Molecule: c-di-GMP-I-GGC riboswitch aptamer
Organism: Gammaproteobacteria bacterium
RNA sequence: GUUGAUAAGGGCAAACCCGCUGAAAGGCGGGGACGCAAAGCCUCCGGUCUUCGGGACUAACGGUCCAAAGAUAGCGGGGUUGCCGGUG
Numbered sequence: 001g002u003u004g005a006u007a008a009g010g011g012c013a014a015a016c017c018c019g020c021u022g023a024a025a026g027g028c029g030g031g032g033a034c035g036c037a038a039a040g041c042c043u044c045c046g047g048u049c050u051u052c053g054g055g056a057c058u059a060a061c062g063g064u065c066c067a068a069a070g071a072u073a074g075c076g077g078g079g080u081u082g083c084c085g086g087u088g
Base pairs, nucleotide, nucleotide: 001087002086003085004084011036012035016031017030018029019028020027021026034074040080041079042078044077045076046075047072048071049070050069051068054066055065056064057063058062
């Protein structure tokens, strides 16, 4: 560098529940395990989700759209670090 078992030592923690927080998506903590060889870390690219506020359309409530901001790293791609074994 590459690769991943039926090894060894382990690690993380979905849904759901409780508490806190946010306008929301969601996040944090505790419990709990669906799974994960990077389910360690990073929003650079694409996707998806949210809309307190900004703008546009509509007679108007409402609805729709745009931008922007935010979220998702357990949606992919990419970057970066890493245990053990095989292998070059």